[in-house]
RNA sequence: CCAGACGGUUGGACGACCGCUGUCGGAUGCAAAUCCGGUGGAGGAAAGUCCGGGCUCCACGGAGAUACGGUGCCGGCUAACGGCCGGCGGGGGCGACCCCAGGGACAGUGCCACAGAAAACAAACCGCCGGGACCGGAACUCCUUCGGGAAAGCCGCUUCAGGCAAGGGUGAAACGGUGCGGUAAGAGCGCACCGCGCUGCUGGUAACAGUGGCGGCAGGGCAAACCCCACCGGGAGCAAGACCGAAUAGGAGCGGCCGGCGGCUGUGCCAAGGUGAAAACCAGGGGCAGUGACGCAGGGGCAUUUCCGCCCUGUCGCUCGGGUUGGUCGCGCGAGGCGUGCAGCAAUGCACGCCCCAGAGGAAUGGUCGUCUCGUGCCUCGGCACGAACAGAACCCGGCUUACAGACCGUCUGGCACC
Repeated sequence: CCAGACGGUUGGACGACCGCUGUCGGAUGCAAAUCCGGUGGAGGAAAGUCCGGGCUCCACGGAGAUACGGUGCCGGCUAACGGCCGGCGGGGGCGACCCCAGGGACAGUGCCACAGAAAACAAACCGCCGGGACCGGAACUCCUUCGGGAAAGCCGCUUCAGGCAAGGGUGAAACGGUGCGGUAAGAGCGCACCGCGCUGCUGGUAACAGUGGCGGCAGGGCAAACCCCACCGGGAGCAAGACCGAAUAGGAGCGGCCGGCGGCUGUGCCAAGGUGAAAACCAGGGGCAGUGACGCAGGGGCAUUUCCGCCCUGUCGCUCGGGUUGGUCGCGCGAGGCGUGCAGCAAUGCACGCCCCAGAGGAAUGGUCGUCUCGUGCCUCGGCACGAACAGAACCCGGCUUACAGACCGUCUGGCACC
């Protein structure tokens, strides 16, 4: 210098003027409000609402089981987590480094497209091998009178019953791999190494690593298929929830007043019935008074009319409680921020010091100008024009994920050149 890996910081600056909003103080005003002054006012993601909590209400005696959902190597951190840190194992990269949903496939069930003989209690398309049968050939072979002849062996085709799984071919994947031996051909059939299983030892907190012995291998993949194992998990969410509470309508209670019919209660009258020895009890009639708690009538409503049905209902006053509109709280001192030190590889924890930092209605957090900064374009080369990433709180916090113009810093890797 070029190419790259990882981590972090920042997210235009200053000034003037005009606004918006929270809050404090003052003035005016009965109040509502207005004015003046001070002070605070978006983010690293405020986003997606994916995960975990705080907080609130509801439910719940304890423990267990079942169902459902989630998590899944080991150790640590944390309030907790599916987060973070450090390791282990596997994969990728020359490397810095990056990626992994990483328990169990002899508990059981299921699936494995196409191709292929076969996708799992194995099987055999081409092929390889020895044997039998038929046919053909004549280099070798055999016989020969040397002209030739024969077909046991030999060679080839077809076929039959077998052996094999090395090779070819199919596939994402083919019942351990490579090599030597072995064999008719082959095959863990035998052996060595690798892999695998069982077991011991050593190191490590552990995941795991290394190594010794034994075993010829003991049925491939998929569990983000059902499932099994271990662990975790009540439900709903600030429109949670709490408080104050208007008119109107409706609910409950109390009191006053009124009474069309029946009923009921009381009163006394008429009549003289029934039972009884009697006292008495039961029953009838019409009158008066009371009773709003029963039935009817009347009235109102169910759009209107008739019938049926249903609901409400005398009137006046007072009191109580619930809810709607509305108002107040929840609501900003918090797993808070910044700095320093200590412990730790780190995540993180502890100690000390300093600071108070938006909070609402769905709505505010802005605009203009000037001087700079950065980027792009133009030309008369120092001026002009245009533009300023993603985005934007609403109960709060810890994470994850996603979006993001540019600028800056640190550590490291590979290569080239020079000393």
The RNA shown here (Bacterial RNase P class A) has 419 nucleotides and comes from an uncultured Rhodospirillales bacterium. The sequence was found by an Rfam model in a public genome assembly.